[in-house]
RNA sequence: GCCGGUGUGGGCUAGCGGUUCAGACUUCCGGACUGUGGAUCCGGAGACACGGGUUCAAAUCCCGUCGCCGGCA
Repeated sequence: GCCGGUGUGGGCUAGCGGUUCAGACUUCCGGACUGUGGAUCCGGAGACACGGGUUCAAAUCCCGUCGCCGGCA
C1' cells in the first nucleotide's frame, strides 16, 4: 500500500429498518432487610466511534474518516 472483518453504558453482551425511555447481566450510587458484613429485594446513574448519504423512519443499509483484529505484498 491492497483486501476482509469489527466498533453499543466502567466491564461483558442482545438488538441487523419501525413498537414507551436502545434491553439484560455486572459494576457504581441510594434505600429496605441484618447486631455487623454478605446474600436477597427495591430505586437510580451511565452506551450506538466520528462525519455525510438513502428512507416517511437508521444502532441496523450505503460512502468516507479514525481505532482494533486478520490476510496479502